[in-house]
RNA sequence: GCCGUUAUAGCUCAGUUGGUAGAGCACCACCAUGGUAAGGUGGGGGUCUGCGGUUCGAGUCCGCAUGACGGCU
Numbered sequence: 001g002c003c004g005u006u007a008u009a010g011c012u013c014a015g016u017u018g019g020u021a022g023a024g025c026a027c028c029a030c031c032a033u034g035g036u037a038a039g040g041u042g043g044g045g046g047u048c049u050g051c052g053g054u055u056c057g058a059g060u061c062c063g064c065a066u067g068a069c070g071g072c073u
Base pairs, nucleotide, nucleotide: 001072002071003070004069005068006067007066010025011024012023013022019056027043028042029041030040031039049065050064051063052062053061
């Protein structure tokens, strides 16, 4: 230099055919216990890396940039 994969909650990851974004763990409150852990119920937390484009509508499709990982030279 060229090519590919990837970027979604604090962490690890889902998200189908484009239709108002979820799980587990963690966190908070409550229940329960003599108390702790485990357990149960409920709750908070994400302008989906950035900027554009397509579309009635984009996490999803397209382009560019940035970061991470890998391959080729």
A computed fold for a 73-nucleotide RNA from a Candidatus Komeilibacteria bacterium, annotated as transfer RNA. NCBI's taxonomy places the organism under Bacteria, Bacteria candidate phyla, Candidatus Komeiliibacteriota. Model confidence (mean pLDDT): 81 of 100. It matches the Rfam family "tRNA". The family's RNA type in Rfam is transfer RNA.